[in-house]
RNA sequence: GGCGCUGUAGCUCAGAGGUAGAGCAGCGGCUUCAUAAGCCGCGUGUCGUAGGUUCGAGUCCUACCAGCGCUA
Numbered sequence: 001g002g003c004g005c006u007g008u009a010g011c012u013c014a015g016a017g018g019u020a021g022a023g024c025a026g027c028g029g030c031u032u033c034a035u036a037a038g039c040c041g042c043g044u045g046u047c048g049u050a051g052g053u054u055c056g057a058g059u060c061c062u063a064c065c066a067g068c069g070c071u072a
Base pairs, nucleotide, nucleotide: 001071002070003069004068005067006066007065010024011023012022013021018055026042027041028040029039030038048064049063050062051061052060
């Protein structure tokens, strides 16, 4: 340099065009003398960046950025 994969919540990851979710973590409450465990409640997000297509994009297209891999 060429090609490919990945990028979504604090972390690990779902989400095949119709208003973004789970688990863990976290926060509040109940319980306890107290802590842990348990139970109830709460999603905290410019979906890597910029454009394009579309009535509508996390999802499709293009370029770029970052990480990883293959190859010369």

RNAcentral holds the sequence, with entries from ENA. A computed fold for a 72-nucleotide RNA from a Planctomycetota bacterium, annotated as transfer RNA. NCBI's taxonomy places the organism under Bacteria, Pseudomonadati, Planctomycetota. Rfam family: tRNA. By type it is a transfer RNA. Model confidence (mean pLDDT): 81 of 100.